Bacterial RNase P class A from a Chromatiaceae bacterium, 379 nucleotides, folded computationally. Model confidence (mean pLDDT): 76 of 100. The RNAcentral record of the sequence draws on ENA. NCBI's taxonomy places the organism under Bacteria, Pseudomonadati, Pseudomonadota, Chromatiales, Chromatiaceae.

């Protein structure tokens, strides 16, 4: 120098004015049970105000209610082994397996002789099967040819070495063997089984031993094994106007009837209201008043002090975890965080909380910073 990879941080700065929300302390107003307490302000004046993703709402948890959640079913999810952790599908570590020259990435990575399914086109044949070209006629049958030994040929047939086709074709190479062939035999890899060693395991290696034990597919249906009770801050708790409607009481109240005798039902009068200029008609209603209940409008809570941040220590390869110290870091509900002006750079991406967190994913202009890797040159 130059290529790569893996981890961290930042996310326009400064200044003045002028607003917004939320809190705290003065003043000043109004109530009360006046030590105080509650509400409130065109008031001063101090201090907080978005993210690394707030964002998708994919998981995991906490906190609320319903409910008691023990067993079974259905449904979902998780799926190599150990360890962190409230917990997790997240994290670290470690094993396999795959790519990279490396540093490093990547991986739902149980179970395919438990059964069911399904493998496009292409091919003979896609899973109890398969001869399409090709190789053999040793063996049996027949024919022909020969004196004969044989020799050609046919039929039945035998072959999975080799062409061809596929993502795939019934372990690989070789060596024997054999008519040709073929784990038919043999040696190595592979695989299977049993056994040692070494690890907590996942696994690894070493030894026997078995000619191999029926292809892939389980993010196909199933099996195995382990987890999972459902809504969800509009959750939920409190205060509490107004109206309908429900209970109780006290005072007022035309007339006739009926009963199940209640302030109950039918009629008819009479008032009121709507309709409508009006009247008939319709339709509707018949006092007030206090309690209680109810629970809407509307308000308080939940609402941010937390599995919290920061620094040092101590464990532990790590993820984490113990200990002190020390700090409060948004809290809104038409919903605050913003505008304006100078000045400076490299001219500023994605995007804005709404009950919290711990994660994963997905956007992201530009920038700092620190570990490793490979190549090149020079000393």
């Nucleotide at each position: 120098g130059g290529a790569g990879u893996c981890g961290g941080c930042c996310g326009g700065g400064c200044a003045g004015c002028c607003g917004c929300u939320c809190u705290c302390c003065g003043c000043c107003c109004g109530c009360c049970u006046c030590c105080g307490g509650c509400g409130g302000g065109u008031c001063g004046g101090g201090g907080g105000g978005a993210g690394g993703a707030a964002a998708g709402u994919c998981c995991g948890g906490g906190c609320u209610c319903c409910g008691c959640a023990g067993g079974g079913u259905a449904g979902g999810g998780u799926g190599c082994c150990a360890g962190g952790u409230a917990a997790c599908g997240c994290c670290u570590g470690g094993g396999g397996g795959g790519c990279g020259c490396g540093a490093g990435c990547c991986c739902a990575c149980g179970g395919a002789a438990a059964g069911u399914g399904c493998c496009a086109c292409a091919g003979a044949a896609a899973a109890a099967a398969c001869a399409c070209c090709g190789c053999c006629u040793a063996a049996a049958u027949c024919c022909g040819c020969u004196a004969g030994c044989g020799c050609g040929g046919a039929u039945c047939g035998g072959u999975a070495a080799g062409g061809g086709u596929g993502a795939a074709a019934u372990g690989g190479u070789g060596c024997g063997g054999u008519a040709a062939g073929a784990g038919c035999g043999c040696a190595c890899c592979g695989c299977g089984c049993c056994g040692g060693u070494g690890g907590c395991a996942a696994c690894a290696c070493c030894g026997g031993u078995g000619g191999c034990a029926g292809g892939g597919u389980a993010a196909a249906c199933c099996c195995c094994a382990c987890c999972c009770g459902g809504a969800g801050c509009a959750a939920g708790a409190c205060c509490a106007a107004a109206u309908a409607g429900g209970g109780g009481g006290g005072c007022g109240c035309g007339c006739g009837g009926c009963c199940u005798c209640g302030u109950g039902c039918c009629g008819c009068a009479a008032c009121g209201u709507g309709u409508g200029a009006c009247c008939c008609g319709c339709a509707c209603g018949u006092g007030u008043c206090c309690c209680c209940g109810g629970g809407u409008a509307g308000g308080u809570c939940g609402c941010u002090a937390g599995a919290g941040g920061u620094g040092c220590g101590c464990g532990g390869c790590g993820a984490c975890g113990c200990g002190c110290a020390u700090c409060c870091c948004a809290g809104a509900u038409g919903a605050a965080u913003g505008g304006c002006u100078g000045c400076c750079c490299c001219c500023g991406a994605c995007a804005g909380a709404a009950c919290c967190c711990g994660g994963c994913u997905u956007a992201c202009a530009g920038g700092c910073c620190g570990g490793c890797u490979c190549c090149c040159g020079c000393c």

It is recorded under the gene name rnpB. It matches the Rfam family "Bacterial RNase P class A". It is annotated as a ribozyme. Rfam links the family to the GO terms dimeric ribonuclease P complex, tRNA processing and ribonuclease P activity.